Predicted 3D model of a 99-nucleotide RNA (TPP riboswitch aptamer (THI element)) from Rubellimicrobium sp. CFH 75288.
Model confidence (mean pLDDT): 78 of 100.
The sequence was found by an Rfam model in a public genome assembly.
Of the family's consensus pairs, 96% are formed in the model.
């Protein structure tokens, strides 16, 4: 002084669809309870923090599938999105010392 991986603290960021059944309903929804996908379908839990596909925009987009749904590919070498410090590791350079 640098900094991958891995490990820790604290701090941020971000989603939360979809179909069946039941019940309220101002008829716009809403509660519960079950089924699909996933890490995660409001749980202080999961994932993500820049070498950042966590997520958002495009997009009420496109090709496939599905009871249906960002399911799954595509779009995406597109624009954008939220960090510090501990350890640990690596290099330099100084002291002490007989090595």
């Nucleotide at each position: 002084c640098c900094g991958a991986c891995c490990g820790g603290a604290c701090a941020g960021g971000g989603g939360c669809g979809u179909c069946c059944g039941c019940g309220c309903u101002u008829c716009g929804g809403c509660g519960c309870g079950g089924g699909c996908u996933g890490a995660g379908a409001g749980g202080c839990a999961c994932c993500c923090u820049u070498c950042g596909a966590a997520c958002c925009u495009g997009a009420a987009c496109c090709a496939g599938a599905u009871c249906a749904u960002g399911c799954u590919g595509g779009c995406g070498u597109a624009g954008g999105a939220a960090g510090u410090c501990c350890g640990c590791g690596g290099u330099g350079c100084g002291a002490c010392g007989a090595a």